Model confidence (mean pLDDT): 84 of 100. A computed fold for a 73-nucleotide RNA from Microbacterium sp. 77mftsu3.1, annotated as transfer RNA.
RNA sequence: GGCGAUGUAGCUCAGUUGGAAGAGCGCAGGCGUGAAAACCCUGAGGCCACCGGAUCAAGACCGGUCAUCGCCA
Numbered sequence: 001g002g003c004g005a006u007g008u009a010g011c012u013c014a015g016u017u018g019g020a021a022g023a024g025c026g027c028a029g030g031c032g033u034g035a036a037a038a039c040c041c042u043g044a045g046g047c048c049a050c051c052g053g054a055u056c057a058a059g060a061c062c063g064g065u066c067a068u069c070g071c072c073a
Base pairs, nucleotide, nucleotide: 001072002071003070004069005068006067007066010025011024012023013022019056027043028042029041030040049065050064051063052062053061
């Protein structure tokens, strides 16, 4: 330098055919206990890597950029 994959909550990851952003773990509160833990209930937490485009509407489609990983040279 060329090609490909990945980028979504603090972490690990879903999100199908474009139509209201989710799960588990973690965290906070409650419940519970002699005191804790576990179980159970509730809640907070997101500019969907960045910029632009097409569309009534984008996490998703198109173009570019950046980061990480892999392959080729």